[in-house]
RNA sequence: UAUUCUUUUAGCCAAACUUGGUGUGAACCAAGGACGGAAAGCCUCGGGUCUUUAUGUCCUACGAUUUAAAGAUGGCUGGGCUGCAUUG
Numbered sequence: 001u002a003u004u005c006u007u008u009u010a011g012c013c014a015a016a017c018u019u020g021g022u023g024u025g026a027a028c029c030a031a032g033g034a035c036g037g038a039a040a041g042c043c044u045c046g047g048g049u050c051u052u053u054a055u056g057u058c059c060u061a062c063g064a065u066u067u068a069a070a071g072a073u074g075g076c077u078g079g080g081c082u083g084c085a086u087u088g
């Protein structure tokens, strides 16, 4: 110096919830706030879950469900890319 694992002083990110805003919605953005995280940084390529629309089936109805498309979730998971400090 490089890679992998491990540790975690000082630091870093920020769940639920609250307020304001955006969206039909899932959800997202900002502020407050910390459940947690060693990539909880970024990317929807595969899977999962969720939302909307269309369609078929069941149902008296409410509603449930198959298929397809579009979207959301990176703090669901696999994978890809990048990276800081400390102990061994």
Stems, first nucleotide, its partner, number of pairs: 005088001012037002017032006035075001041081003045078003048073007056065003
c-di-GMP-I riboswitch aptamer from a Piscirickettsiaceae bacterium, 88 nucleotides, folded computationally. It matches the Rfam family "c-di-GMP-I riboswitch aptamer". Rfam describes the family as follows. GEMM was predicted in a large-scale screen for bacterial structured RNA regulatory elements. The coordinates come from a structure-prediction model, not an experiment, and the mean pLDDT is 81. NCBI's taxonomy places the organism under Bacteria, Pseudomonadati, Pseudomonadota, Gammaproteobacteria, Piscirickettsiaceae.